[in-house]
Molecule: transfer RNA
Organism: Candidatus Poseidoniales archaeon
């Protein structure tokens, strides 16, 4: 330099263009227990950036940035 893939809470992750973005972990509060752990209930934080298509974009298209893999 060229090609391909990926980017969603603090971490991991689901999401066939549609109505409140999913689950787990973590963290906080409460319950339970003599205490801790475990368990139960509730709560908190997210779509990498810009543009386009569309009535509607996390999702499709283009560009950028970053990461990974392959080729040279």
């Nucleotide at each position: 330099g060229c090609g391909c893939a990926c980017a969603u809470g603090a971490u991991c992750u689901a999401g066939u263009g549609g109505u409140u973005a999913u689950g787990a972990u973590a963290c906080g509060a409460g319950g339970u227990u003599c205490c801790c752990a475990a368990c139960c209930u509730c709560g908190u934080u997210a779509c990498c950036c810009g543009a386009g298509u569309u009535c509607g974009a996390g999702u499709c298209u283009c560009g950028g940035u970053g990461u990974g893999c392959g080729c040279a």